[in-house]
Predicted 3D model of a 73-nucleotide RNA (transfer RNA) from an Oligoflexia bacterium.
RNA sequence: GGGGCGUUAGCUCAGCAGGUAGAGCAGCAGCCUUUUAAGCUGCGGGUCACUGGUUCGAAUCCAGUACGCCUCA
Numbered sequence: 001g002g003g004g005c006g007u008u009a010g011c012u013c014a015g016c017a018g019g020u021a022g023a024g025c026a027g028c029a030g031c032c033u034u035u036u037a038a039g040c041u042g043c044g045g046g047u048c049a050c051u052g053g054u055u056c057g058a059a060u061c062c063a064g065u066a067c068g069c070c071u072c073a
Base pairs, nucleotide, nucleotide: 001072002071003070004069005068006067007066010025011024012023013022019056027043028042029041030040031039049065050064051063052062053061
């Protein structure tokens, strides 16, 4: 340098035939318990890596950029 894959909540990851962004764990609150833990219920938390384009509408499609991994030379 060429090619491929990945980037979404604090962490691990879903969601890619375009139409309100989710789960588990973690956090907070409540219930339970003498207390803690466990268990149960609820709540909060997101510029979907960045820039631009297409579209009525983009996490999703297109182009470029950045970072990480794999691979070829």
The organism belongs to Oligoflexia, within Bacteria. Rfam family: tRNA. Rfam describes the family as follows. Transfer RNA (tRNA) molecules are approximately 80 nucleotides in length. Its mean pLDDT, the model's own confidence on a scale to 100, is 81.